[in-house]
Source information: This is a predicted structure of a 477-nucleotide part of an RNA (small-subunit ribosomal RNA, 3' major domain) from an uncultured prokaryote. Its mean pLDDT, the model's own confidence on a scale to 100, is 84. RNAcentral holds the full RNA, with entries from ENA.
Context: one part of a larger RNA
RNA sequence: UGACGGGGGCCCGCACAAGCGGUGGAGCAUGUGGUUUAAUUCGAAGCAACGCGAAGAACCUUACCUACUCUUGACAUCCACAGAACUUUUGAGAGAUCAAUUGGUGCCUUCGGGAACUGUGAGACAGGUGCUGCAUGGCUGUCGUCAGCUCGUGUUGUGAAAUGUUGGGUUAAGUCCCUUAACGAGCGCAACCCUUUUCCUUAGUUGCUAACAGGUUAAGCUGAGAACUUUAAGGAGACUGCCGGUGACAAACCGGAGGAAGGUGGUGACGACGUCAAGUCAUCAUGGCCCUUACGACCAGGGCUACACACGUGCUACAAUGGGUCGUACAGAGGGUUGCUAAGCCGCGAGGUGGAGCUAAUCCCACAAAACGACUCGUAGUCCGGAUUGGAGUCUGCAACUCGACUCCAUGAAGUCGGAAUCGCUAGUAAUCGUGAAUCAGAAUGUCACGGUGAAUACGUUCCCGGGCCUUGUGCA
Numbered sequence: 001u002g003a004c005g006g007g008g009g010c011c012c013g014c015a016c017a018a019g020c021g022g023u024g025g026a027g028c029a030u031g032u033g034g035u036u037u038a039a040u041u042c043g044a045a046g047c048a049a050c051g052c053g054a055a056g057a058a059c060c061u062u063a064c065c066u067a068c069u070c071u072u073g074a075c076a077u078c079c080a081c082a083g084a085a086c087u088u089u090u091g092a093g094a095g096a097u098c099a100a101u102u103g104g105u106g107c108c109u110u111c112g113g114g115a116a117c118u119g120u121g122a123g124a125c126a127g128g129u130g131c132u133g134c135a136u137g138g139c140u141g142u143c144g145u146c147a148g149c150u151c152g153u154g155u156u157g158u159g160a161a162a163u164g165u166u167g168g169g170u171u172a173a174g175u176c177c178c179u180u181a182a183c184g185a186g187c188g189c190a191a192c193c194c195u196u197u198u199c200c201u202u203a204g205u206u207g208c209u210a211a212c213a214g215g216u217u218a219a220g221c222u223g224a225g226a227a228c229u230u231u232a233a234g235g236a237g238a239c240u241g242c243c244g245g246u247g248a249c250a251a252a253c254c255g256g257a258g259g260a261a262g263g264u265g266g267u268g269a270c271g272a273c274g275u276c277a278a279g280u281c282a283u284c285a286u287g288g289c290c291c292u293u294a295c296g297a298c299c300a301g302g303g304c305u306a307c308a309c310a311c312g313u314g315c316u317a318c319a320a321u322g323g324g325u326c327g328u329a330c331a332g333a334g335g336g337u338u339g340c341u342a343a344g345c346c347g348c349g350a351g352g353u354g355g356a357g358c359u360a361a362u363c364c365c366a367c368a369a370a371a372c373g374a375c376u377c378g379u380a381g382u383c384c385g386g387a388u389u390g391g392a393g394u395c396u397g398c399a400a401c402u403c404g405a406c407u408c409c410a411u412g413a414a415g416u417c418g419g420a421a422u423c424g425c426u427a428g429u430a431a432u433c434g435u436g437a438a439u440c441a442g443a444a445u446g447u448c449a450c451g452g453u454g455a456a457u458a459c460g461u462u463c464c465c466g467g468g469c470c471u472u473g474u475g476c477a
Stems, first nucleotide, its partner, number of pairs: 001477002003474003007471007015461002019425005026316008034307002042053002064302003069297002073125001077124002079121005086103001089100004107114002127291002130289003136285002138280003141276001143274001148187006154163003167178003193268001195266002198236007208225002212223003239262001242256005318418001322377006334365003339358002344353003384415001389410007431453007
C1' cells in the first nucleotide's frame, strides 16, 4: 500500500421484510451426470455448466462406430504428356467405384502455341473437428451500469508511499457545492444516438372518411375530400425554467402551479482500470508438438434418440374464478416469388383439389385467444386430467424400421395443490391469454419478438446475501 475480520460507522440493491405466482410431489418434453454400448462424437462444471455451443441429429449435417475402398489424395499452387469442355447408354456392386460405349470438335492465335476444364505420371506439398485456451490473437461471460480507476506538475516523507480522491452537506452517480497543500487533467457517470408519450408544419397512396353526392343485403364500394386517424421527414416541448418553504446567502431537498409528460418521464444500445492462468485451438486465425498407404479422404449401414437410477430447466394438470356446446367483439409486430397462397368444391379431420391475387400500407399467411351472452355438468378420479397402447389415415422427403410431425376412432395411467428446501417479480410490472419470426424439405413445451386482460405489497433496514466509502486490528502478501 493492499487483503482479510463471526471489528466499528455511513449508504445502496427484489438482499431481507410486506405481498403475488412458482419449483421441489405426478405425467411428459428437454439438457446433464451415471450406467450401458461396436459407437452412444466433442466441448461447457458453484454463482457465471446443465431448453448451454445446437437459430432446429431420419440420409446429409457428423466430428463417433462397423464394414467396403483410395494414397500427390475430397481441396490449393507448380511441371510433363494426352484430350476441348461436356454428354448418351449398358453391365457389376450396398454405394464409393470399376469396365465398356454414343454424340461433340468450341474460344483466342504471330499457326509455334495459349486460356478454361478433364485424365494419367513424378515430386515439392496438400490434409488433420489430432494435443496444448497454462504458449497466443480475436471474441465472450462475471463482479457490475457497481462508481469507481488513474495521471502531470507541486508539496510532505530517508524511503515504500501520501496528498489530490480526505472532511461538512448533497446525489442514481468521484453528481454538484463548500472547505482545503494542493492546482489541473484523463478513462468511467451524465449528456449526445434509437424507441415510446403530446403538439405543429409539409406530403396524401396502396392508408383515412367528417361534410356533399351516387350505390349496396352489407361494405370507403365509387365520385370526391385533406378535416380526423395514420404513415414518415422536419420542428416544438422538460430546463428544477416559475412560485413558496427548508438549507450555510451554496449545492440541493420538500410542496405547489402550469403542462401530454416533472425532477434521470419509461425503455434500449452503450460495460472504466482490472479480477477469475474464467470460457473458447470444435467459428475463425495462430506458435510449438504429433499423424502422413493414416490421427488424411470416399462411401453404405448404424450411433449421437440406449435406460435399474440421480439432478437442472420447462410444458400440461390435479378442476366450478372451471370443463363442454352454440353465438358475438376487439390487437400489435412480423413473413412471403425455389415463396405466401384466396374464393369455390371434396373430406369428420390432418389435408386434397383448384387456381384468383401479390416482388406487398394494395394480395396472402390470418379466424387472435382469454373476455362477453346463453345452455349444460354439481364435487365425482368426474363431461377434471390427458400419459400410454391398439387400429385407420394425412403431409414432407430418394427414404419416416431403428428415429418425424399431424389427424380420426378406441383406450383412458399417474395426479385431489406437493417434505426439508428453494426461485422470480415493485407497474402496464407479476400473473394470465393468444400472435408472429429466425433456423427450416419436414420436425418447438425451446429461443427471440408482439400485443390483449391486468393485480397485491413495500412499516422499515435488526437479521441473511452481494456491493460502495471512511476508520480500526492482525503482521497474511